[in-house]
This is a predicted structure of a 75-nucleotide RNA (transfer RNA) from Elusimicrobia bacterium CG1_02_63_36. The RNAcentral record of the sequence draws on ENA. The prediction has a mean pLDDT of 82. The source organism's lineage runs through Bacteria, Pseudomonadati and Elusimicrobiota. The same sequence occurs in records of 4 taxa.

RNA sequence: GGGCCGUUGGCGCAGUGGUAGCGCGCUCCCUUGACAUGGGAGAGGUCAUAGGUUCAAAUCCUAUACGGCCCACCA
Numbered sequence: 001g002g003g004c005c006g007u008u009g010g011c012g013c014a015g016u017g018g019u020a021g022c023g024c025g026c027u028c029c030c031u032u033g034a035c036a037u038g039g040g041a042g043a044g045g046u047c048a049u050a051g052g053u054u055c056a057a058a059u060c061c062u063a064u065a066c067g068g069c070c071c072a073c074c075a
Base pairs, nucleotide, nucleotide: 001071002070003069004068005067006066007065010024011023012022013021018055026042027041028040029039030038048064049063050062051061052060
């Protein structure tokens, strides 16, 4: 230098054009003498950044950043 993959709540992940969800964790309530388990409710995300396409973008396109893998070059 070239190619490919990834970036979504605190953590791990899903969502492949139509108002962003699951598990764990966290908070509160019920249950207990208390804890654990179990049940219910809730908070928490400008979807890495910027621009573009579209009536509409996490999703498609371009650039950039970060991480990973492979190849090439130099010596």